[in-house]
Context: one part of a larger RNA
RNA sequence: UUGGGCGUAAAGGGCGCGUAGGCGGCUUGGCAAGUGGAUGGUGAAAUCCCUCGGCUUAACCGAGGAACUGCCGUCCAAACUGCUUUGCUUGAGGCCGGGAGAGGCGAGUGGAAUUCCCAGUGUAGCGGUGAAAUGCGUAGAUAUUGGGAGGAACACAGUGGCGAAGGCGGCUCGCUGGACCGGUUCUGACGCUGAGGCGCGAAAGCGUGGGGAGCAAACGGGAUUAGAUACCCCGGUAGUCCACGCUGUAAACGAUGAGUGCUUGGUGUAGCGGGGUAUCGACCCCUGCUGUGCCGAAGUCAACACAUUAAGCACUCCGCCUGGGGAGUACGGUCGCAAGGCUGAAACUC
Numbered sequence: 001u002u003g004g005g006c007g008u009a010a011a012g013g014g015c016g017c018g019u020a021g022g023c024g025g026c027u028u029g030g031c032a033a034g035u036g037g038a039u040g041g042u043g044a045a046a047u048c049c050c051u052c053g054g055c056u057u058a059a060c061c062g063a064g065g066a067a068c069u070g071c072c073g074u075c076c077a078a079a080c081u082g083c084u085u086u087g088c089u090u091g092a093g094g095c096c097g098g099g100a101g102a103g104g105c106g107a108g109u110g111g112a113a114u115u116c117c118c119a120g121u122g123u124a125g126c127g128g129u130g131a132a133a134u135g136c137g138u139a140g141a142u143a144u145u146g147g148g149a150g151g152a153a154c155a156c157a158g159u160g161g162c163g164a165a166g167g168c169g170g171c172u173c174g175c176u177g178g179a180c181c182g183g184u185u186c187u188g189a190c191g192c193u194g195a196g197g198c199g200c201g202a203a204a205g206c207g208u209g210g211g212g213a214g215c216a217a218a219c220g221g222g223a224u225u226a227g228a229u230a231c232c233c234c235g236g237u238a239g240u241c242c243a244c245g246c247u248g249u250a251a252a253c254g255a256u257g258a259g260u261g262c263u264u265g266g267u268g269u270a271g272c273g274g275g276g277u278a279u280c281g282a283c284c285c286c287u288g289c290u291g292u293g294c295c296g297a298a299g300u301c302a303a304c305a306c307a308u309u310a311a312g313c314a315c316u317c318c319g320c321c322u323g324g325g326g327a328g329u330a331c332g333g334u335c336g337c338a339a340g341g342c343u344g345a346a347a348c349u350c
Stems, first nucleotide, its partner, number of pairs: 003322004007304002012318001014200004021193003025088002029084003033081002035077008049065006091190001092187003095183004103176007110154001115149007125136002161168002205246006214240002219235004257317006265295012299306002323350003332343004
């Protein structure tokens, strides 16, 4: 609980699709529910307010008025909201033509490197650190050459691109989503938001089965240290990878919900287009739309900063906040195999 707020002070839901609901472009006629005006009825008395009066005053009491902000009926109005109707094209969508992209899913495939195995050359060290040691090595290591196996990750990489978010990166093929630019060809408000609901959702974790090169929680050892359950070193298992299922969290961040309109500029970059100089072209100049950065006007802000990608000026809808601790705890409910998730207090205390 009126309000005031949500980049960093408490506060934007992790993200989407969408139900109810809320809100909604220009225009014609009608209706009159909302709305406005007029009028009638009702709104008991007391109380409250105003005026006057009665107790010596006041409290108290009496009288009159106003008020009772409401409800109901009738008549009128038709600008706005609503309902209905007629059109419209600028919102939205469709169609046609283009190019861009790590967007998603599936299949196939490539080279470098690490490790391991086999063979050759070769001999006493290698490795590691601040320095060492554990470790590996005369049963031949490290180094080097050839061959093989297997798993995982892809130099180019950009202040770049794509996606709603999480996120997406070798190459090729197949299937598939979205956005952008151009045409102004069609529909004619079909829109925005979205409580519930449904779906997606990094990493870690869980279940079943596979796989396992490198890395590496736990764990073992060596150092360091007063100690060292760490930082450093040598090893190393889950895991990391694949398939299917679950989990549903995060500094899920731009710590900034979505949509629409409006408001000086400069400069880079990505995609598509228009025009110009030049012999064509790369390039260069001017310009439009979309995205992505930086700098900055007005304005905003407690400041930092934001500033046409707003945190400016406005409107619509949703979510959320209301001192710190107790506490994202307890209890209950619900979801989960579990771990736990969601919802979410109070006593007490400062």
Predicted 3D model of a 350-nucleotide part of an RNA (small-subunit ribosomal RNA, central domain) from a metagenome. Its Rfam family is "Bacterial small subunit ribosomal RNA". Its mean pLDDT, the model's own confidence on a scale to 100, is 88.